[in-house]
RNAcentral holds the sequence, with entries from MGnify.
A computed fold for a 74-nucleotide RNA from a soil metagenome, annotated as transfer RNA.
RNA sequence: GGCGACGUAGCUCAGUCGGUCAGAGCGAUGCACUCAUAACGCAUAGGUCGUUGGUUCAAGUCCAACCGUCGCCA
Numbered sequence: 001g002g003c004g005a006c007g008u009a010g011c012u013c014a015g016u017c018g019g020u021c022a023g024a025g026c027g028a029u030g031c032a033c034u035c036a037u038a039a040c041g042c043a044u045a046g047g048u049c050g051u052u053g054g055u056u057c058a059a060g061u062c063c064a065a066c067c068g069u070c071g072c073c074a
Base pairs, nucleotide, nucleotide: 001073002072003071004070005069006068007067010026011025012024013023019057028044029043030042031041050066051065052064053063054062
């Protein structure tokens, strides 16, 4: 330098054919339980879906460029 995959919560990930909600587990905080702690239970918070632009009535999802990580080729 060329090609490909991936980028969604603090971490690991799901998200169907573009549509009616942006979610799960773990973690955090609070409550309950307990003599106390842990576990279990309940609740809450936490996201501009990598960035910018485009298509569309509508984009996490499609298209382009760029950024980053990984891999292959040279």
Its Rfam family is "tRNA". It is annotated as a transfer RNA.